[in-house]
Molecule: small-subunit ribosomal RNA
Organism: metagenome
RNA sequence: AGAGUUUGAUCCUGGCUCAGGAUGAACGCUGGCGGCGUGCUUAACACAUGCAAGUCGAACGUGAAGGUUAACUUCGGUUAACUGGAAAGUGGCGGACGGGUGAGUAACACGUGGGUACCUGCCUUGAAGUGGGGGAUAACCAUUGGAAACGAUGGCUAAUACCGCAUAGUCCCGAAAGGGUAAAACUGAGGUGCUUCAAGAGGGGCUUGCGUUCGAUUAGCUAGUUGGUGAGGUAAAGGCUCACCAAGGCAAUGAUCGAUAGCUGGUCUGAGAGGAUGAUCAGCCACACGGGAACUGAGACACGGUCCCGACUCCUACGGGGGGCAGCAGUAGGAAUAUUGCACAAUGGGGGAAACCCUGAUGCAGCAACGCCGCGUGGAGGACGAAGGCAUUUGUCGUAAACUCCUUUUCUACAGGAAGAGUAAGGACGGUACUGUAGGAAUAAGUCACGGCUAACUACGUGCCAGCAGCCGCGGUAAUACGUAGGUGGCAAGCGUUAUCCGGAAUUACUGGGCGUAAAGGGCACGCAGGCGGUAUGGACAGUCUGAUGUGAAAGCUCAUAGCUUAACUGUGAGAGGUCAUUGGAAACUAACAUACUUGAGGCAGUGAGAGGGGUGCAGAAUUCCCGGUGUAGUGGUGGAAUGCGUAGAUAUCGGGAGGAAUACCAGUGGCGAAAGCGGCACCCUGGCACUGACCUGACGCUCAUGUGCGAAAGCGUGGGUAGCGAACGGGAUUAGAUACCCCGGUAGUCCACGCCGUAAACGAUGAACACUAGGUGUAGGAGGGGUUAAAGCCUUCUGUACCAAAGCCAACGCGAUAAGUGUUCCGCCUGGGGAGUACGGCCGCAAGGCUAAAACUCAAAGGAAUUGACGGGGGCCCGCACAAGCAGCGGAGCGUGUGGUUUAAUUCGAUCAACGCGAAGAACCUUACCUGGGUUUGACAUAUAUGUAGUAGUGAAGGGAAACCGGAACGACUCUUCGGAGAGCAUAUACAGGUGCUGCAUGGCUGUCGUCAGCUCGUGUCGUGAGAUGUUGGGUUAAGUCCCGCAACGAGCGCAACCCUUGUCGUUAGUUAUACGUGUCUAGCGAGACUGCCGGUGUCAAGUCGGAGGAAGGUGAGGACGACGUCAAGUCAGCAUGGCCUUUAUAUCCAGGGCUACACACACGCUACAAUGGGUAAUACAAUAGGAAGCGAAGGGGCGACCCGGAGCAAAUCCCUCAAAGUUAUCCGUAGUUCGGAUUGUAGGCUGCAACUCGCCUGCAUGAAGCCGGAGUUGCUAGUAAACGCAGGUCAGCCAUACUGCGUUGAAUACGUUCCCGGGCCUUGUACACACCGCCCGUCACGUCAUGGAAGUCGGAAACACCUGAAGUCGGUGACCUAACCGCAAGGAAGGAGCUGCCUAGGGUGGGUCUGAU
Repeated sequence: AGAGUUUGAUCCUGGCUCAGGAUGAACGCUGGCGGCGUGCUUAACACAUGCAAGUCGAACGUGAAGGUUAACUUCGGUUAACUGGAAAGUGGCGGACGGGUGAGUAACACGUGGGUACCUGCCUUGAAGUGGGGGAUAACCAUUGGAAACGAUGGCUAAUACCGCAUAGUCCCGAAAGGGUAAAACUGAGGUGCUUCAAGAGGGGCUUGCGUUCGAUUAGCUAGUUGGUGAGGUAAAGGCUCACCAAGGCAAUGAUCGAUAGCUGGUCUGAGAGGAUGAUCAGCCACACGGGAACUGAGACACGGUCCCGACUCCUACGGGGGGCAGCAGUAGGAAUAUUGCACAAUGGGGGAAACCCUGAUGCAGCAACGCCGCGUGGAGGACGAAGGCAUUUGUCGUAAACUCCUUUUCUACAGGAAGAGUAAGGACGGUACUGUAGGAAUAAGUCACGGCUAACUACGUGCCAGCAGCCGCGGUAAUACGUAGGUGGCAAGCGUUAUCCGGAAUUACUGGGCGUAAAGGGCACGCAGGCGGUAUGGACAGUCUGAUGUGAAAGCUCAUAGCUUAACUGUGAGAGGUCAUUGGAAACUAACAUACUUGAGGCAGUGAGAGGGGUGCAGAAUUCCCGGUGUAGUGGUGGAAUGCGUAGAUAUCGGGAGGAAUACCAGUGGCGAAAGCGGCACCCUGGCACUGACCUGACGCUCAUGUGCGAAAGCGUGGGUAGCGAACGGGAUUAGAUACCCCGGUAGUCCACGCCGUAAACGAUGAACACUAGGUGUAGGAGGGGUUAAAGCCUUCUGUACCAAAGCCAACGCGAUAAGUGUUCCGCCUGGGGAGUACGGCCGCAAGGCUAAAACUCAAAGGAAUUGACGGGGGCCCGCACAAGCAGCGGAGCGUGUGGUUUAAUUCGAUCAACGCGAAGAACCUUACCUGGGUUUGACAUAUAUGUAGUAGUGAAGGGAAACCGGAACGACUCUUCGGAGAGCAUAUACAGGUGCUGCAUGGCUGUCGUCAGCUCGUGUCGUGAGAUGUUGGGUUAAGUCCCGCAACGAGCGCAACCCUUGUCGUUAGUUAUACGUGUCUAGCGAGACUGCCGGUGUCAAGUCGGAGGAAGGUGAGGACGACGUCAAGUCAGCAUGGCCUUUAUAUCCAGGGCUACACACACGCUACAAUGGGUAAUACAAUAGGAAGCGAAGGGGCGACCCGGAGCAAAUCCCUCAAAGUUAUCCGUAGUUCGGAUUGUAGGCUGCAACUCGCCUGCAUGAAGCCGGAGUUGCUAGUAAACGCAGGUCAGCCAUACUGCGUUGAAUACGUUCCCGGGCCUUGUACACACCGCCCGUCACGUCAUGGAAGUCGGAAACACCUGAAGUCGGUGACCUAACCGCAAGGAAGGAGCUGCCUAGGGUGGGUCUGAU
């Protein structure tokens, strides 16, 4: 410090995700030791049990048990004195600290800095005093109530308990005079106390500036409310409380309301600014079962005190009582958080004079890898690189192990044994830390990952299954992504996962973002608050800058250093940390004050243009309607029609009239207006603008939340108006449908007046204002110059408007003085897509609706610009038997063949634009892969090893069998040799063979197709951030990216063309063969020839093109071979090869028979025909390519014929196949299902072959089907071509060949042309497509699931309000009741108490609303 993910690729925008750090954590797997820390985040839920606050006899009265002595004794004991001091009580101090928790609280609660109307026990310092009296009361005793808790009555008693009196001041009251107020004693001594006053230290109360979460879908809140006067109250200021008076106070700088939350030092993260957080430790606050209240006290409205209400719980004798773990342990609950431990030895606290007592504060121990830190699980040597595992081609685990030597941190055993303690003793921890000795490598390694991000790879299993996954995504038979194993990588007593926070994220942007098109400029203006603001001078110093001082607790953090063996941890010192306070200074800038200025702004004068706005009137053209004339059959409308109108007279035409709406031409990227918007002419009223002058004011300015006004069209209300147009609606068409587009009608509306609505792609998708920054061109208005008779063109300048362009900016497109450039000020707005500009709430509206505006849920994208392709019922140019023009067909019939389908035991398999007379250049057996049945199992075939084998290998009779095979008589070998044997063979066994089994989507090779289309690329350079572009585009031309010209390109490659073969002309050489013996038609070689070379036209006078000459051939002469980069996961695992998988007495192999030849049907390719341009018969003419030895087979003979007999010749220019046929000549047939056509069938033969039944070909005779030229549609062909005619060959025993491959013979027609169909090429354009239009994609419906809104209602919660009731308690009132201290001789008084009562009030009840949740 970044990375992955949108795309075919690119740049950008933008979200999501990851790598880091952290945690009071939890879970999974694993787990050796030690140190230091940490440990209920949930239910402020409920709690059994024990403990957590007592102490003082030196304040006081009693005084148990026990002990000693004495007396008595029934020897049990009793009594007395002395001692002893338990226990409760009175009294004092403490219990308000320490410990816990974070519910409440948005507040002077907290932090920080100030202030003072205040209080302060114990402690410290100082001053003064402590005299003399009194009356009670608990304990105790007696009686008595109650289950208990707890009391009641009577009696006795003490005090540092209580109460007078005296004395008094630096105390209190008061202006003063004057008046008033205190005490306690204990002790042997020393001393300790007590009272009053003054002061201190520490602590507390109150108050205040600033800081301190979210929501405006909470905008108004407030009656003790704000202030005053007086009184009360308090330690103290104060509406704190009350009476009266006034009507204030708070709020857009966010009051009130709602939600959430203890605050801070700090902690985590971050470069920082920030963000998140507030466990442990420390400071403050609040709370103590929920709520209220006071008492005591220096201090509380009191965690382990009191009273009351409520909920819960416990005891009960049912009458009544008790309780409060958010103290320490512990129980329940929970994913989760420890022991019902030891000790007061240390530190600290309370009491005490002290000893001492108390202390779950605290110190320690226990549990937990919860965290941080440290250590270890051995070290050295050791190659045969062991065995084994895993891969397999070397290999790797791996010096790893074994083995040898060594060490002992740790471990075990034994022994010693602390510091922690100031001062003799006293140590929970602890027989701990530590030390010594002995023993022995002994006691100690896991976890996660290994597709990319991200370090680390293979095998097997699985087969979109099981599963993984943080994101992208993996898995559909070769998964480095699932599971396992081996290996490897990371970390390590831990490792992963989950959750949460910060970071990365500049993804809320203060530091540090944006708004033309990505999300984002308000529709436009005016303008209050607010923000910002021209030039000069002066003084003052609020901001600003700076010095000093105070404070910012400690801990923490940083630096330095020290102590534990080190570290964590801890000590010491220094530093840092503020929007803080006080004070001294500076004066540039900002603000404030004062005085000036003119350039900003405004005014004034002159001039000017304009569809700027409102009103009134007028005008002409056109449409429609009405009236009249002429006139007759149509008109209108459309792609074509129809509905419609018209003989009741339309349309057309002429004349007259009515009415409404809109203003042709001018008219223009012209004008005006803030925008919306504004268009005939004239008049009236009226706003703004520009230029010129530099006369006046003197910063008066800019922007603008809330607010106010204007605001197209449509729409709404009321009333008019209505010619044309025209939602809705009716009709006619179109269509599969047509709720549309087209046509005929037509209501609202469009128009006017008044009122509402308040929105638009209200757009320049660009807020307003100001300043600055090269130019060029047009246009509109003004001014100046120049010029003219007048003008215009021309020059300068201001303002508006439009285009091009520099710098600059931008992701690019583009913008570019009218900025999207460079700056300043102010406003508005944005923060992934969808949900959604929606729901709810509020405001506005008559309504329609508008404004404001979420969440749940869901996705990993959505998006902008540009690039390359592909596509378009987009455009331009061009080509092709593509169409057109022609010829012959196919599609109809019969037959042949192939395919689909069906059938079957099997009808083996593959191939579907580019399969279908295709693989197959030939299925009766074989082929053959299929089926049925029968055999064989190292095998029909190959290699290797081991063993065996000499009448061995091989041949193989009889017999069985469908055959394979079983069987085995008989015959019977070979090569080399060193003579041992070896090879070959055979047998057995083991490795293995075999597979036309699967995967052409694992592959090689080969092939098809686009397409013989003219394209496809590269190097260097240049342009672009980049994908890419350029070149290859453009102007011509060509069959062609063929060539020429131009050009930021210059060159090159693969293609095109040419080179190759055949053919056409000529020359030449040679000649087996042919021959009439001269030769050359012929065969095979070698050469020549054609190149737009020549002429003319045309052309950029380039490429080229048109015409002509010559020539056998003319513009590629004709044909062939030859197929660029690539596309189709095209075809082929069944030609061959080959990875993987599967099979191995079978999916291998052998054999017999069957099948591939089936048959309702559909398709494809052909053959033969339908006839007279023909058919039959007879005669007769002319080829070429090929082939031939298990072959071609002549002559001659037989047969009607297929064929047979025969065997000459020929390994071929020699012989054979081999008679070519159409053609020509002659004749018959006469338009008919025929003398056409030949299917089908019968029968008799021939040939091949072991064998023609399934299932061959041929021949003779007989039979004589459909068919009379073929619907929609569709194929081939542009010249020696189509068409017609025959011939040959391959395969092959034969042949289902009408196929295929070749050969020659005869030999046409047509092409105006490129509008259309199909395919293709180039350029361009649009695109939301890129699996690329067979693309992408929208909506409804059906079913299921999830989330949310509404809903008649239903059930909860919260805070207020109104009324009723009202405990305890303070305060106030109070005749009667009660009362020791004081006064009084007494009566009585003063004072107090109980009771009663008033105000306030917790709680309870009732009620109507508000907010909110669930269903």